[in-house]
RNA sequence: GACGAGGUCCCGGGCGACGGCAUGUCGCGAACCGGGUCAGGUCCGGAAGGAAGCAGCCCUAAGCGGCCUCUGCCGGGUGCCUGGGACCCCGCCUCG
Numbered sequence: 001g002a003c004g005a006g007g008u009c010c011c012g013g014g015c016g017a018c019g020g021c022a023u024g025u026c027g028c029g030a031a032c033c034g035g036g037u038c039a040g041g042u043c044c045g046g047a048a049g050g051a052a053g054c055a056g057c058c059c060u061a062a063g064c065g066g067c068c069u070c071u072g073c074c075g076g077g078u079g080c081c082u083g084g085g086a087c088c089c090c091g092c093c094u095c096g
Stems, first nucleotide, its partner, number of pairs: 001093001003091002006088011018075005024067005034059004042051003
C1' cells in the first nucleotide's frame, strides 16, 4: 500500500413510535350591523298578485371549549433500515 472482516464516533436520507401544535376533528356559537327559509304583521296594487322583512328554525363566520380518530406541521439523549466520512483493531498478500 492492496484485499477481507469487526468496533466506536460524526453527518445525511427513508420509514415508524412518542410528545407538542393547528389550517385537522367534534361541539357551542350572530336581537340588529352574515346567509337561507321567512309565521305574524307591514307596504304596493281595483284585483290577480308582488315586494321588503322582525321573531322562530336551519347553515355558518369571528371566537370559545374538547379531542388527537383522520389530515398536515414541528421536535429530539426515540426505534430500525440505508448512504457517506473519520478513527481504532484483526487476518492475509506485496513493497521498502